[in-house]
The RNA shown here (c-di-GMP-I riboswitch aptamer) has 88 nucleotides and comes from a soil metagenome.
Parts: sequence; structure tokens; C1' cells
RNA sequence: GAUAACGGCAAACCCGUCGUGAGGCGGGGACGCAAAGCCACGGGCCAGCGAUCGACACAAAUCGCGCGCUGGUAGCCGGGUUCCCGAA
Repeated sequence: GAUAACGGCAAACCCGUCGUGAGGCGGGGACGCAAAGCCACGGGCCAGCGAUCGACACAAAUCGCGCGCUGGUAGCCGGGUUCCCGAA
């Protein structure tokens, strides 16, 4: 980065499987993707747990804001890193 070529990946959803969960993996399937290859480093979002505070008033239970810890997301954004094609 071109209505080019060779090709690639695969959202939702369904089935199986792992996980408390977010979600991962395999098969089917294509909404899309020029890094939708790889890396959780910064921010975001999501989940679980914890103490505190609040709803709430004695406690418990439940729910919720922010905080902390541990995870998830690379198809949320930024950053890092590697790579295919090559018209004007």
C1' cells in the first nucleotide's frame, strides 16, 4: 500500500473438552482482518478472591463503589518484535 497475484487467519453461533469464572483448546462455521503472526510492558475492559466502607439497622447472608491480589482478553487501544507479496 493496488478492485493485482500466491496464499493465510476466523467473530457470532453449534458440538466436544478444560476451567469456580472471565475464558482457553479441538471440530464445524464465516462477521470480519494487511500483521486478526508472536509478546500482558502501559492504559482499558472482564473474572475470581480478600479486607474495608456503604445499602443497613445487632449480627449473618446478599448486593454495590473504590482499593489490593491473582487471572483472562494480542479480534479494545498503545508499545515491542518477526514476517509474505510488490503495481504506480